[in-house]
Parts: sequence; C1' cells; structure tokens
RNA sequence: CUCUUAUCAAGAGAGGCGGAGGGACUGGCCCGACGAUGCCCAGCAACCAUUAGGCAAUUGCUUAAAAGGUGCUAAAUCCUGCAGGAGUAUAUCCUGGAAGAUAAGAG
Repeated sequence: CUCUUAUCAAGAGAGGCGGAGGGACUGGCCCGACGAUGCCCAGCAACCAUUAGGCAAUUGCUUAAAAGGUGCUAAAUCCUGCAGGAGUAUAUCCUGGAAGAUAAGAG
C1' cells in the first nucleotide's frame, strides 16, 4: 500500500506542556489567544488477547472484569459529494452506495 470481515446517533478532565491554526478531501458549516490542533497525564470503550461464570457442545454463544495490544475523548464519520425514493418544491426527509476512520485477518 492492496484485499476481506465487523463497527461508526452511546461514552470519556474547567489537569500540565505548548503556542496557530484545526475539523481526511470537495462544497458548506463550525472550533480556535476566554489558547484550539498536537504532546503528556487522566479518562472512555471493549475490537484483539487474557481471566472468571453460565449455556451449548466438532472449541461456538453469552455475562462480568480490565493489569496486556490497539483505538477513542467538539458537533451522527459535523453535514455533504454518486444513485434512487417521498414531497408543489431549488425546503425538508428516507434508503442504498462511494469516500474515510478503527479493529482483526490475509497478500
């Protein structure tokens, strides 16, 4: 980097460092010197692994824990980008896809 599978409307600090941009990209709309993004600590969750219990029985399902490997901690993946539908409609809403993110596996 590519492929496969799963998930993406819940949850998470008024701490320290540090200084200007940041929210992937497009168009929007937002966040930011009343100090964001980032890093550290702290926390959340429970995808993988682990431990304990229950069920089922060709090692599967499920509940709990959380000291391991990741991940995450503004806004639904902030909305949107392609196709279809509802609608008088350039309002608004719905469904699917694309793109993206994360985990696990494969190349």